[in-house]
Predicted 3D model of a 353-nucleotide part of an RNA (small-subunit ribosomal RNA, central domain) from uncultured marine group I thaumarchaeote. It matches the Rfam family "Archaeal small subunit ribosomal RNA". The family is grouped with related families in Rfam's "SSU clan". The coordinates come from a structure-prediction model, not an experiment, and the mean pLDDT is 86. The full RNA is in RNAcentral, with records from Greengenes.
Context: one part of a larger RNA
RNA sequence: UUGGGCCUAAAGCAUCCGUAGCCGGCUAUGAUAGUUCUCGGUUAAAUCCAUGUGCUCAACACAUGGGCUGUCGAGAAUACUGCAUAGCUAGGGAGUGGGAGAGGUAGACGGUACUCUGUAGGAAGGGGUAAAAUCCUUUGAUCUAUAGAAGACCACCAGUGGCGAAGGCGGUCUACCAGAACACGUCCGACGGUGAGGGAUGAAAGCUGGGGGAGCAAACCGGAUUAGAUACCCGGGUAGUCCCAGCUGUAAACUAUGCAAACUCAGUGAUGCAUUGGCUUGUGGCCAGUGCAGUGCCGCAGAGAAGUCGUUAAGUUUGCCGCCUGGGAAGUACGUACGCAAGUAUGAAACUU
Numbered sequence: 001u002u003g004g005g006c007c008u009a010a011a012g013c014a015u016c017c018g019u020a021g022c023c024g025g026c027u028a029u030g031a032u033a034g035u036u037c038u039c040g041g042u043u044a045a046a047u048c049c050a051u052g053u054g055c056u057c058a059a060c061a062c063a064u065g066g067g068c069u070g071u072c073g074a075g076a077a078u079a080c081u082g083c084a085u086a087g088c089u090a091g092g093g094a095g096u097g098g099g100a101g102a103g104g105u106a107g108a109c110g111g112u113a114c115u116c117u118g119u120a121g122g123a124a125g126g127g128g129u130a131a132a133a134u135c136c137u138u139u140g141a142u143c144u145a146u147a148g149a150a151g152a153c154c155a156c157c158a159g160u161g162g163c164g165a166a167g168g169c170g171g172u173c174u175a176c177c178a179g180a181a182c183a184c185g186u187c188c189g190a191c192g193g194u195g196a197g198g199g200a201u202g203a204a205a206g207c208u209g210g211g212g213g214a215g216c217a218a219a220c221c222g223g224a225u226u227a228g229a230u231a232c233c234c235g236g237g238u239a240g241u242c243c244c245a246g247c248u249g250u251a252a253a254c255u256a257u258g259c260a261a262a263c264u265c266a267g268u269g270a271u272g273c274a275u276u277g278g279c280u281u282g283u284g285g286c287c288a289g290u291g292c293a294g295u296g297c298c299g300c301a302g303a304g305a306a307g308u309c310g311u312u313a314a315g316u317u318u319g320c321c322g323c324c325u326g327g328g329a330a331g332u333a334c335g336u337a338c339g340c341a342a343g344u345a346u347g348a349a350a351c352u353u
Base pairs, nucleotide, nucleotide: 004324005323006322007307008306012321014201015200016199017198021194022193023192025088026087027086028085029084030083033081034080035077036076037075038074039073040072041071042070048066049065050064051063052062053061054060091191092188093187094186095184096183097182103177104176105175106174107173108172109171110154111153115149116148117147118146119145120144121143125136126135162169163168206247207246208245209244210243211242215241216240220236221235222234223233258320259319260318261317262316263315267297268296269295271293272292273291274290275289276288277287278286279285280284302309303308326353327352328351335346336345337344338343
């Protein structure tokens, strides 16, 4: 290499878009490039096969015939693939309709709590812990009432509920933008799938510049604990956490499960839409059933080393991409690219076992 694999043993890119490439629905016609068949040329000798002959046999050698594989030319076939033309509607897209949603961006407004400040009341402690101490407090703390300031957050509702490609998204209202499901079956007519390179997005932490800073809190300083305690516990506390503009590009970025399509038992939840029947005075709602979509549990066949998976597959198949090949050395060294840096991406070997 062939092959075998990728939930947990090594292995699915963090996610999406998309170039080349690869793959691609139904019908008809044409030409015949791939494909198949026939004939001819060529495919050196040796080798291979068959027959015969020669060394006493054999190996071996010789003779004759055949064959392998590739290629060229001519002729024929037209199912499949490709090509060209014409058409179709099941894939895909556009459209219309009424709904669902923490989907995104921006703005406005609100709420409780914490902290701080002012005023008033009040008078000796408060705080903290397993126990303490550091700490705060007669310059009046803790506590109570009231007024104000500032920043962050958004209890209950809240739900193996919803939305989003993923990261993620939760006070209320408004504006703008986007996507999905359902229903209709109006329009286009294969326009599709995947996707090397490439592009965009990408939690937290971190970085640059400018703001902001209530609470929390790496580092740091104290108090304890301890043999020690660079910790766990306590009192403080700076970056940071928040906002704007840019950078970084990584996570157990996990369903540790790539995307798309088809097929393959039942049962039972909650969500959205449509629909049938019944109830209800009714906008509307409730009950029973059906269809579609996403989301859970359980489970047949089947699969699996097992755990388990099981129409949301890890079952049965197809297309395309990515990745793996004993452990360590090592996600290191070197080189290259990107980055302000931190570092990220790519990524060995000697040696060892």